Predicted 3D model of RNase P RNA and transfer RNA as a complex of 456 nucleotides. Model confidence (mean pLDDT): 79 of 100. It holds a member of the Rfam family "Bacterial RNase P class A".

RNA sequence: CGAGCCCGGGAGACGACCGCGUUCGGCGCCGCCGACCCGUUCGGCGCACCGACCGAGGAAAGUCCGGACUCCGCAGGGCAUGGUGCUGGGUAACACCCAGGCGGGGCAACCCGACGGAAAGUGCAACAGAGAGCAGACCGCCGUAACGGCAAGGGUGAAACGGUGGUGUAAGAGACCACCAGCGCUCCGGGUGACCGGGGCGGCUAGGCAAACCCCACCAGGAGCAAGGCCAAGCAGGGAGUGAGCUGCCCGCUCGUUAAUCCCAGGUGGGCCGCAUGAGCCCGUCCAGCAAUGGCGGGCCUAGAUAGAUGGUCGUCGCCGGGCGCCGGUCCUCGGACCGGAUGCCGGGUACAGAAUCCGGCUUACGACCGGGCUCAUAGG
RNA sequence: GGUCCUGUGGUGCAGUUUGGAGUGCACACCGCCCUGUCAAGGCGGAGGCCGCGGGUUCAAAUCCCGUCAGGACCG
Repeated sequence: CGAGCCCGGGAGACGACCGCGUUCGGCGCCGCCGACCCGUUCGGCGCACCGACCGAGGAAAGUCCGGACUCCGCAGGGCAUGGUGCUGGGUAACACCCAGGCGGGGCAACCCGACGGAAAGUGCAACAGAGAGCAGACCGCCGUAACGGCAAGGGUGAAACGGUGGUGUAAGAGACCACCAGCGCUCCGGGUGACCGGGGCGGCUAGGCAAACCCCACCAGGAGCAAGGCCAAGCAGGGAGUGAGCUGCCCGCUCGUUAAUCCCAGGUGGGCCGCAUGAGCCCGUCCAGCAAUGGCGGGCCUAGAUAGAUGGUCGUCGCCGGGCGCCGGUCCUCGGACCGGAUGCCGGGUACAGAAUCCGGCUUACGACCGGGCUCAUAGG
Repeated sequence: GGUCCUGUGGUGCAGUUUGGAGUGCACACCGCCCUGUCAAGGCGGAGGCCGCGGGUUCAAAUCCCGUCAGGACCG
């Protein structure tokens, strides 16, 4: 040199030219609006040009969970429905994360686990098989053939009601005994707890499936930024109907009584806010904690498009593998084949993918590269 | 952007609720019969990784998770 495990990192770099978007500044005075002292005036908005700063991600993705936020008057009670499911902690919350327990895999580093309850109830188990759930006599064994006894042995099946040895018997069997495995109850010790260790008693066996219904514990009101609010423009009404709202049902509550609501038809499909200071990002040799994380201190402001901007070309370098040539070694039919190394030339490649209200996660996609820690084996070269 | 639905021979479906040999229907396809010939009709036959991957289970089209493709609705 090998085989493997875990954690972390960036997501090619620089330069030139052309191009796009937000914001700010300047300028043009092209267009619209408003004001007044009615002008070649001032202000606002738009447009064009010039300049400056900034301009996608680790997954922006899937929309699978959890929240913030907004509306449904309140977010109240019960039922239904859905979800979660070892224990403790973290968190705004979670199906996420950390630590531990138990089970499984690996020689090991380490990895994986929808991991409550099947002695609360209901249900399911095709085919095969004699018999499939407090079972069963097909072959077999025994008695005396009809008939009866027997679950040891054979056979079927995914699954056949503890294992080994003995006693016993007509033959057998937890029928009985010893040990082992496993179960229930109980006591003691350790642990916050899941659970672990030990003692005693019991009965001899209690099967599988809850990603079947269900039971237990906990959680959840519904809808979603196309939520919702404001401005402007524009249009044509008609029907159902006496209750409507609470977005499954009931109660409670609220509103209304000719209005609201619902359905059909018609119009518009423009602008602004929501919408970028947030559970925000970076640093710390600090503090608490095993850790996740929390606290404290310092610094920073870092995309906001609306048919959707963040791109393209060229040059140099980096990385990857290919061809030709060079060097070394082995084989050798002396023409070449194979392996390794350095790098000269040529021509290529340089992933997955892209914000759309915003966060925390999970999952999925991803060519290749870099750094750190750890395990096994010394078998072969 | 958000919320839902669907995927089963060549085509259109049923089967999924309550798991049990992938089973069935219609049209299409192939062969034979019928006919002068074709169609219709009659008889027989072939054709399925149930979109894909994984899990639960003795057993999965069906239950659960992930993923791909297609479709519908919303101001």